[in-house]
Context: one part of a larger RNA
Molecule: small-subunit ribosomal RNA, central domain
Organism: uncultured soil bacterium
RNA sequence: CUGGGCGUAAAGCGCGUGUAGGCGGCUCUUUAAGUCAGGUGUGAAAUCCUGCGGCUCAACCGCAGAACUGCAUCUGAAACUGGAGAACUUGAGUUUGGGAGAGGAGAGUGGAAUUCCUGGUGUAGCGGUGAAAUGCGUAGAUAUCAGGAGGAACACCCGUGGCGAAGGCGGCUCUCUGGCCCAAUACUGACGCUGAGACGCGAAAGCUAGGGGAGCGAACGGGAUUAGAUACCCCGGUAGUCCUAGCUGUAAACGAUGGACACUAGGUGUUAGUGGUAUCGACCCCACUAGUGCCGGAGCUAACGCAUUAAGUGUCCCGCCUGGGGAGUACGGCCGCAAGGUUGAAACUC
Numbered sequence: 001c002u003g004g005g006c007g008u009a010a011a012g013c014g015c016g017u018g019u020a021g022g023c024g025g026c027u028c029u030u031u032a033a034g035u036c037a038g039g040u041g042u043g044a045a046a047u048c049c050u051g052c053g054g055c056u057c058a059a060c061c062g063c064a065g066a067a068c069u070g071c072a073u074c075u076g077a078a079a080c081u082g083g084a085g086a087a088c089u090u091g092a093g094u095u096u097g098g099g100a101g102a103g104g105a106g107a108g109u110g111g112a113a114u115u116c117c118u119g120g121u122g123u124a125g126c127g128g129u130g131a132a133a134u135g136c137g138u139a140g141a142u143a144u145c146a147g148g149a150g151g152a153a154c155a156c157c158c159g160u161g162g163c164g165a166a167g168g169c170g171g172c173u174c175u176c177u178g179g180c181c182c183a184a185u186a187c188u189g190a191c192g193c194u195g196a197g198a199c200g201c202g203a204a205a206g207c208u209a210g211g212g213g214a215g216c217g218a219a220c221g222g223g224a225u226u227a228g229a230u231a232c233c234c235c236g237g238u239a240g241u242c243c244u245a246g247c248u249g250u251a252a253a254c255g256a257u258g259g260a261c262a263c264u265a266g267g268u269g270u271u272a273g274u275g276g277u278a279u280c281g282a283c284c285c286c287a288c289u290a291g292u293g294c295c296g297g298a299g300c301u302a303a304c305g306c307a308u309u310a311a312g313u314g315u316c317c318c319g320c321c322u323g324g325g326g327a328g329u330a331c332g333g334c335c336g337c338a339a340g341g342u343u344g345a346a347a348c349u350c
Stems, first nucleotide, its partner, number of pairs: 003322004007304002012318001014201004021194003025088001027086005033081002035077008049065006091191001092188003095184005103177007110154001115149007125136002162169002206247006215241002220236004258317006266295011299306002323350003332343004
């Protein structure tokens, strides 16, 4: 290389947009590059193979044949693939009318609660724990009432509910904006799928600059516990958590399951919509489409389990794996302000 694989054994890129490339619906005509058939030329000799023969056999050698699976060229075939032309509508897209939604960005705004400040009432405790102590408090705390300030997060509704490619998204209102679903007609006419590179997005933590800072809270200080306690518990508390602009580019970025299309029993919830039935009407009931769950058959699986949302049956394209450790390390390259990221070995060892 030919293989076999990737939910949990090694293995699906965190996710998308898309370049090259690979692959590609239906009908007709044509071409003859691939493909197929035949002819011709060539494919040195030796070697290999078959038969016969020579050294007493064999190795070895000689003779004959076959073969040299290839290449070139000519003639022919036209189903399939490719090329050219024409047509089609089922794939894909556009149009019209509806629909749901924490999809995204910006601006504004609301109430509850915590903390702090001011004032009133009021007096000796409060707080905390398994029990305590550190801590706060007669300079008047805790409690309670009124007023004010500020930041962050949005109880109930909230739901194996919804939306988004993923990360993720939840008070309310407005503006801008992306995608999706359903029904119906008309239009374009294969315009498609995937996608090496590339580009973009990408939780938290972290970094740079400027703001902000209520609560929480790495580090740190103190009190406990303990043999010790660099912890778990308690009292404090700085970065950070928040905003703006930029960087970082990772994760158990998980469904540990790449994307697209087709096919293959059912049952039962739920979300959005449409049609029918019913009704005064809404519900109810039936059917269909799209999503999201549970159960389960065939089939698959090492088993667990998966099972029309496949891990079943097939096709196409991409990524990845190839014993454990060494090691996601070293070296080098690229990226980064840094932290580090990415690519990624070997010796040795079992």